[in-house]
C1' cells in the first nucleotide's frame, strides 16, 4: 500500500425493494412464606455517515467512517 469481509435494540444475530422482528437483557403483573424457575404483557431503533438509482432503499450503486481478516 493493494484485496476481502462486516457494521440492524443495552448483548447475539434474522430480515436481499413495499410503513423492521426474534432470543436473551430490562420494567411490571401473576404464581410463592421468601428467592429462584415458570406464564402474561411491556419497554427499547434517525437500520454507521453522505450521495446516487427508484414511486418506494435496512436491502442495489459509489464515497468515506469504524471493526475483523488475508497479502506485502
Nucleotide at each position: 500500500g493493494c484485496c476481502g469481509a462486516u457494521g440492524u435494540a443495552g448483548c447475539u444475530c434474522a430480515g436481499u425493494g413495499g410503513u423492521a422482528g426474534a432470543g436473551c437483557a430490562g420494567c411490571g403483573g401473576u404464581u410463592u412464606u421468601g428467592u429462584a424457575a415458570a406464564c402474561c404483557g411491556c419497554c427499547g431503533g434517525u437500520c454507521g455517515u453522505c450521495a446516487g438509482u427508484u414511486c418506494g432503499a435496512u436491502c442495489c450503486u459509489g464515497a468515506c467512517c469504524g471493526u475483523c481478516g488475508g497479502c506485502u

This is a predicted structure of a 72-nucleotide RNA (transfer RNA) from a Ktedonobacteraceae bacterium. The sequence is in RNAcentral, with records from ENA. Taxonomically the source falls in Ktedonobacteraceae (Bacteria, Bacillati, Chloroflexota, Ktedonobacterales). The coordinates come from a structure-prediction model, not an experiment, and the mean pLDDT is 82. Its Rfam family is "tRNA". About the family: Transfer RNA (tRNA) molecules are approximately 80 nucleotides in length. Rfam links the family to the GO term triplet codon-amino acid adaptor activity.